[in-house]
The RNA shown here (Bacterial RNase P class A) has 364 nucleotides and comes from Rhizomicrobium sp.
RNA sequence: UCAGAUGGCCGGAUGGCCGCUCGCCCAAACGGCGGGAGGAAAGUCCGGGCUCCACGGAGACACGGUGCCGGAUAACGUCCGGCGGGGGCGACCCCAGGGAUAGCGCCACAGAAAUCAAACCGCCGAUCGGCGUAAGCUGAGGCAAGGGUGAAACGGUGCGGUAAGAGCGCACCGCGCGCACGGUAACGGACGCGGCACGGCAAGCCCCACCGGGAGCAAGACCAAAUAGGGACGGUACAUGGCCUGUUUCCGGGCUGCCGUCCGGGUGGGUCGCGCGAGGCGUCCGGUAACGGGCGUCCCAGAGGAAUGGCCAUCCCUUCACGCGAGUGAAGGACAGAACCCGGCUUACAGGCCGUCUGACGCA
Repeated sequence: UCAGAUGGCCGGAUGGCCGCUCGCCCAAACGGCGGGAGGAAAGUCCGGGCUCCACGGAGACACGGUGCCGGAUAACGUCCGGCGGGGGCGACCCCAGGGAUAGCGCCACAGAAAUCAAACCGCCGAUCGGCGUAAGCUGAGGCAAGGGUGAAACGGUGCGGUAAGAGCGCACCGCGCGCACGGUAACGGACGCGGCACGGCAAGCCCCACCGGGAGCAAGACCAAAUAGGGACGGUACAUGGCCUGUUUCCGGGCUGCCGUCCGGGUGGGUCGCGCGAGGCGUCCGGUAACGGGCGUCCCAGAGGAAUGGCCAUCCCUUCACGCGAGUGAAGGACAGAACCCGGCUUACAGGCCGUCUGACGCA
């Protein structure tokens, strides 16, 4: 210098004017002072706080979730550190990563055969035969090396061996079993034995271990009009009444007007929940880290048809036009926008900044 890997940060700045909203001051105000979006406020996918409902305890079953090991945490499907597998020259990245000798099921197409086994092309034909002088061809039979099919073919490579072959024998690798060692563990690399028996799928059912009551701030609590309706008390009226009903009659059943006072429920409305918190920043200590602890310091939106906006000036950045140039002019400033709160995950994001590391080339 070029090409990459990875971690983090910013995401227009300052001032003025006019508004909006919340808090405080003031007796009060149209007054004064102060606060006023985000890293994702988003998706609402996980986990918790909080609230109400349900619930005597424990277990079993069903259903849902999680799934290598250790740690962090209030908790998690998150994070950190490891292990194993895969990719990359490398920095580094990716993995739904428990169990397939508990059982069931499936393995399309192709192929001889998809797991009690089997042979299409092919090889051999030593042995027992046939034809042949012979070479050779071939029946019985032997084989699975090579070809072919497939996502996958009952260990792989090499040497020996053989008629041809074959773990048939041997070495290495793989696999399984055993034993001790290292590691908290996942696991690792030795040693010995076994000639290979035990194919894949659990993102099909299932088995094992662990976790899980339900609904959500429109949760929930409080205050409390008018009108109508409910209840209690008092007054007043009176019933051979009035109203409703069994379709009608007979014969039955039910209810009771008006005024006043009080009580309770609920609607509109209002208040709380609702902003000091698993809080932010700085620093020290412990820890590889996630994180934890100590000290100091700060208070930082709370609306509810729902504020957080507009204009001007200067500067920054981008694009375009003009100009030889200094420069001038115009347009624009990513994604998006709180609604009970917090920890994560995921997704969106113009442009820019910083740290660490890797590879290649060059120079000293």

The organism belongs to Rhizomicrobium, within Bacteria. Its mean pLDDT, the model's own confidence on a scale to 100, is 76. The RNAcentral record of the sequence draws on ENA.